[in-house]
RNA sequence: GUGCGACAAAGGCAAACCCGGCGAAAGCCGGCGACGCAAAGCUACGAGGCUAAAGCGGGCAGUUCCGCCACGCCAGUCGGGCCGCCGAA
Repeated sequence: GUGCGACAAAGGCAAACCCGGCGAAAGCCGGCGACGCAAAGCUACGAGGCUAAAGCGGGCAGUUCCGCCACGCCAGUCGGGCCGCCGAA
């Protein structure tokens, strides 16, 4: 250096629940809290998943409503890319 990942050391992140905020929602942010994580750091490029405001179509007297749809999300679904701490076997 490359691979690899320990009942190592130093440190790190934080699921669910609950509270507050943003949002149409999915979800996100903050607090609380730890289920877990060696990339649970970053990135929607590929696959996949979630939502459906606007739009389009349908329907109704009208509202409600139904279908399609991402320009909205998920990196803690998998793969790829970028970057990074430690060092036993």
Overview
A computed fold for an 89-nucleotide RNA from a Gemmatimonadota bacterium, annotated as c-di-GMP-I riboswitch aptamer. It matches the Rfam family "c-di-GMP-I riboswitch aptamer". Gene Ontology term of the family: cyclic-di-GMP binding. About the family: GEMM was predicted in a large-scale screen for bacterial structured RNA regulatory elements. Of the family's consensus pairs, 100% are formed in the model.